[in-house]
Model confidence (mean pLDDT): 84 of 100.
The part of an RNA shown here (large-subunit ribosomal RNA, domain I) has 502 nucleotides and comes from Fibrobacter sp. UWT3.
Rfam family: Bacterial large subunit ribosomal RNA. Its family is annotated with structural constituent of ribosome and ribosome in the Gene Ontology.
The full RNA is in RNAcentral, with records from ENA and SILVA.
Context: one part of a larger RNA
RNA sequence: UGCACGCGGGGGAUGCCUAGGCAUCUGCCGGCGACGAAGGACGUGCCAAGCCACGAUAGUCCGGUACGAGGCGCAAAGGGCCUUUGACUGCCGGGAAUCCGAAUGGGGAAACCCACGCGCAAGCGUACCCACCGGCCGAAUACAUAGGCCGGAGGGGGCAAACCCGGGGAACUGAAACAUCUCAGUACCCGGAGGAAAAGAAAUCAACCGAGAUUCCCUUAGUAGUGGUGAGCGAAAGGGGAGCAGCCCAGCCGAUACAUGAUUCCUGGAACGAGAGCGAAGCGGGAUGGAAAGCCCCCCACAGCAGGUGACAGGCCUGUAGCGAUCGUGAACGGAACAUGCGGCGAAGAGUAGGGCGGGACACGUGAAAUCCUGCCUGAAGACGGGGGGACCACCCUCCAAGGCUAAAUACGAGCAGAUGACCGAUAGUGCACAGUACCGUGAGGGAAAGGUGAAAAGCACCCCGAGAGGGGAGUGAAAUAGCGCCUGAAACCGCGUGCAU
Numbered sequence: 001u002g003c004a005c006g007c008g009g010g011g012g013a014u015g016c017c018u019a020g021g022c023a024u025c026u027g028c029c030g031g032c033g034a035c036g037a038a039g040g041a042c043g044u045g046c047c048a049a050g051c052c053a054c055g056a057u058a059g060u061c062c063g064g065u066a067c068g069a070g071g072c073g074c075a076a077a078g079g080g081c082c083u084u085u086g087a088c089u090g091c092c093g094g095g096a097a098u099c100c101g102a103a104u105g106g107g108g109a110a111a112c113c114c115a116c117g118c119g120c121a122a123g124c125g126u127a128c129c130c131a132c133c134g135g136c137c138g139a140a141u142a143c144a145u146a147g148g149c150c151g152g153a154g155g156g157g158g159c160a161a162a163c164c165c166g167g168g169g170a171a172c173u174g175a176a177a178c179a180u181c182u183c184a185g186u187a188c189c190c191g192g193a194g195g196a197a198a199a200g201a202a203a204u205c206a207a208c209c210g211a212g213a214u215u216c217c218c219u220u221a222g223u224a225g226u227g228g229u230g231a232g233c234g235a236a237a238g239g240g241g242a243g244c245a246g247c248c249c250a251g252c253c254g255a256u257a258c259a260u261g262a263u264u265c266c267u268g269g270a271a272c273g274a275g276a277g278c279g280a281a282g283c284g285g286g287a288u289g290g291a292a293a294g295c296c297c298c299c300c301a302c303a304g305c306a307g308g309u310g311a312c313a314g315g316c317c318u319g320u321a322g323c324g325a326u327c328g329u330g331a332a333c334g335g336a337a338c339a340u341g342c343g344g345c346g347a348a349g350a351g352u353a354g355g356g357c358g359g360g361a362c363a364c365g366u367g368a369a370a371u372c373c374u375g376c377c378u379g380a381a382g383a384c385g386g387g388g389g390g391a392c393c394a395c396c397c398u399c400c401a402a403g404g405c406u407a408a409a410u411a412c413g414a415g416c417a418g419a420u421g422a423c424c425g426a427u428a429g430u431g432c433a434c435a436g437u438a439c440c441g442u443g444a445g446g447g448a449a450a451g452g453u454g455a456a457a458a459g460c461a462c463c464c465c466g467a468g469a470g471g472g473g474a475g476u477g478a479a480a481u482a483g484c485g486c487c488u489g490a491a492a493c494c495g496c497g498u499g500c501a502u
Stems, first nucleotide, its partner, number of pairs: 001501009015487001016452002020424002022421007029413002031159002039100003042055003046078001050074002052059001061094006070082003105114003115126004128156003132152006163194001164192005174181001178228001204211002215242005225233002246405003249349001251345004258341004263337004271329004277323002282297001284296002298315002300304001306318003354378008364390001385400005439446002459486001462473004
């Protein structure tokens, strides 16, 4: 030095576990904000670094209610308190709530700096925009109007997961190159709203039969079409379902009994939800074991879902089925207010419809291209009228534009609750079981690693060696090669002992 065997060190694979994730479904709910939000900074504890909670009334204040013996968060110890005069905890209501932040007196390198007016002080007020009211001033231009200033009382502003509507709007890519085309009205930017939004009561379809607002699903159908007739794009009528609801203004006269209502209020309490609490049946038996829930015998079940308990528990604990004081939402019915109707005569949306040019949208790329929108130019009719039926014309059919409102069926999931899984099990599953932390970056931003003693700390009193670290005894424990990064403890790698070989 090598090989073999044995025993270790090191390392953290594997197995087992789960506090966390992932996905789907169901239901609820769908906003917060100048009455200062979301999010933060700084503080608040007996001792207090972090998280969480709270705000100078600061680990909390007051009231109501429920509960009933413990409590002073995570989080131990010390020191000290609170509590049957009801603490703690849950729910409801109120109070208080520093500074920054839309941030709004001015400024600003956020959590800071500097003001003015009123007031003895404490304190209050003072941003901008919009529309309204009042006052004053006041053009071209005489009256006036526009406009301005001041005051008042309202509204807006910002945030939030996706869904929704509108204004703008790519390219990679595909076409096996590429330009029309496609990707795609997608991504992205901007504006706006709601719990949904949008759409919506036919100037619609249909086809000579008829239907009867809108939305969504299935189908029609990858059909008819469209298309460098390439790649591709791609309907509608009709049928079947979900859900259904219709109205008002452009106006005057006359009526006001009765009816209706999607409005408001009262009564009412169905139904649904929340909800402390109640909630069956073994302190059974012997043996094993550290420990019984495993074994034997029995019992309950509208409860044998699940979790925990020293191994595998329907009957030990928490629960579960079921019940439930009370509370919330709140239907029907009834009442009040309000609105509307009913009759008659009227009326019936103009720079509009249409046309031309240029574009855009329609499945439809200009095409034979109807229909819809409109930047420019034009420009009707007036119900004896007008639009449409895919160029256009006639006949016929059908509807009434140029004003407005409208629930449900539909979409989504930040939040809350529940359920499920041929989903993961710590290099997996979220980036994170521990975290948007540590760390990196001027910044926008990027962004980890890291889980496991034991049933219970019973976390090794005491003795010995040692400066200590550490070790040897002793003790705990079923186990200490379970001794604190401690379950299991693979491999690389490093030793020790013995044997053999050289």